[in-house]
Molecule: transfer RNA
Organism: archaeon
RNA sequence: GCCUCGGUAGCUCAGCGGCUAGAGCAGCAGAUUUGUAAUCUGCAGGUCGGGGGUUCAAAUCCCUCUCGGGGCU
Numbered sequence: 001g002c003c004u005c006g007g008u009a010g011c012u013c014a015g016c017g018g019c020u021a022g023a024g025c026a027g028c029a030g031a032u033u034u035g036u037a038a039u040c041u042g043c044a045g046g047u048c049g050g051g052g053g054u055u056c057a058a059a060u061c062c063c064u065c066u067c068g069g070g071g072c073u
Base pairs, nucleotide, nucleotide: 001072002071003070004069005068006067007066010025011024012023013022018056027043028042029041030040031039049065050064051063052062053061
């Protein structure tokens, strides 16, 4: 330098044009317990890596930049 995969909640990830952007774990509160853990219930948490474009509508499609993994030279 080229090819390819990925960047979405604190962490691991799902979501492949429209629904309110979700799950598990973690966190907080409550229940339970003598207390802790476990278990159950609820709550909070997001510029969807940055910018631009297409579209009535973009996390999702296109361009570009950037960061990370893998491969080739």